[in-house]
Predicted 3D model of a 267-nucleotide RNA (Bacterial large signal recognition particle RNA) from a Solirubrobacteraceae bacterium. The sequence is in RNAcentral, with records from ENA. Of the family's consensus pairs, 90% are formed in the model. It matches the Rfam family "Bacterial large signal recognition particle RNA". From the family's description: The signal recognition particle (SRP) is a universally conserved ribonucleoprotein involved in the co-translational targeting of proteins to membranes. The family's RNA type in Rfam is non-coding RNA gene. A source record names the gene ffs. The coordinates come from a structure-prediction model, not an experiment, and the mean pLDDT is 78.

């Protein structure tokens, strides 16, 4: 040094998570690296850390250690973005008002504004008309086998007779009732109109009249200023998720490098 046949050992590995903890189903990442059984309200272990059966390869390009390199994971923090919630004596905007100034319009000594007095638009009760429903009256029509009237064929009943009598059927009127109904009369009813020298309430606004005052006043537009505050954008502030960048550490596939490791036979 070579050949043979063993033995440790190997036949994926990691990251988060769950675990006392260490592995394994399961998720994720790298990669191609036996097989069957268990096993997430979990299965098997116990610092020697999957349990159980089988199987190939084995001292080396396959084991085992440092070291470089890094897919990727998670963790901590910075900046920014987007998005939910809270909140800012509601900060600005918007919205509303109110004040003067500016412009533009109408009005005014044939009286602007403004005062006071009245009335009227407003609310309440009430009363009168109409109208509207409704219900009754009135009117026309219809309507009683008997228990409504009349008139009563036939029949019936009384009487020597003369004449009487009760009375069904029809027929005629009408009661109760039914039905129509323009007009008329009456009662009731109110989310109807219209109206009163009717009571009464209010008077911020609008109208009209009378008095008094004697020149400004009203709407429309702007910017400004104060005053509110519902809701809405927008600003700021805190929270919370999340994307992204960025640093800090940490764990760490595969890949290079480098160094370490056995028994036995025989040549």
């Nucleotide at each position: 040094c070579c050949g043979u046949g063993c033995u440790a050992g190997a036949c994926g590995g990691g990251g988060a998570g769950u675990u006392a903890g260490c592995g394994g189903u399961g998720c994720c990442c790298u990669g191609c690296a036996c097989c069957c059984g268990c096993a997430a309200u979990c299965c098997g272990c116990u610092a020697u850390a999957g349990c159980g059966g089988g199987g190939u390869c084995g001292a080396a390009u396959u084991c085992c250690c440092u070291u470089c390199c890094g897919a990727g994971g998670g963790g901590c923090g910075u900046g920014c973005c987007g998005c939910g919630c809270g909140g800012u004596a509601u900060g600005c905007c918007c919205c509303g008002u109110c004040g003067g100034u500016c412009g533009g319009g109408g009005c005014g000594u044939u009286g602007a504004u403004g005062g006071u007095u009245g009335g009227g638009g407003u609310c309440c009760c009430u009363c009168g008309c109409g109208g509207u429903g409704u219900c009754g009256g009135u009117u026309c029509g219809u309507g009683a086998a008997c228990c409504a009237g009349g008139u009563c064929a036939g029949a019936u009943c009384c009487g020597g007779a003369a004449g009487g009598a009760a009375g069904c059927a029809g027929c005629c009127u009408u009661a109760a009732g039914c039905g129509g109904g323009u007009c008329c009369c009456g009662g009731c009813a109110g989310g109807c109109g219209c109206g009163g020298u009717g009571g009464g309430a209010g008077c911020u606004c609008c109208c009209c009249a009378a008095c008094c005052u004697g020149a400004g006043u009203c709407c429309c537009g702007a910017a400004c200023g104060g005053c509110g505050u519902a809701a809405g954008g927008c600003a700021c502030c805190g929270c919370g998720c999340g994307a992204c960048u960025c640093g800090c550490a940490u764990c760490g596939a595969a890949g290079a490098a480098g160094g370490g490791u056995g028994c036995a036979c025989g040549g």